[in-house]
Order: sequence, then C1' cells, then structure tokens
RNA sequence: UUUUCGAAAGGGCAAACCCCGGGCAACCGGGGGACGCAAAACCACGGGUCCGGAAAGGUUCCGGACAGCCGGGUUGCCAAA
Repeated sequence: UUUUCGAAAGGGCAAACCCCGGGCAACCGGGGGACGCAAAACCACGGGUCCGGAAAGGUUCCGGACAGCCGGGUUGCCAAA
C1' cells in the first nucleotide's frame, strides 16, 4: 500500500400493530410506532411464496405482488484490533 473481517463514532432505515387513503386482492402510499437490520439503499434476472383470471384433471398458462424469503447484479458513510 492492497484485500478480508467490522469494534467505535456520526448517523440511517423501520417489523408487528393502530389511523387515513388507493387496489377485486396480494399488497402499496402517508402519519404514529419499533421487531430488528452493516446495505432492511436500488434492480423482478433465477428460485420461492402470495393474489387475480382462464383452462385443465391433479397440472399448465396469462397478469400482478413480495427486494425485511433465498441467490444474483449495481451503488454507498466511517473504519480500531
């Protein structure tokens, strides 16, 4: 000097639940609220789960949702031992 790990510091995000709104629904947005998170920032590429519709006869197709289900991709603050 570089790489891996990530103590500390400054902070950041926000589960369940409640209220308001949107949606057939899964779910999403705003406010409150914190279970937790070193990417709990972004992306639907693969798997998975969920919702709606159709067909079928025990499965398939179409559309949608979930990034805080897993894998993968992109980007980012500070870095001791």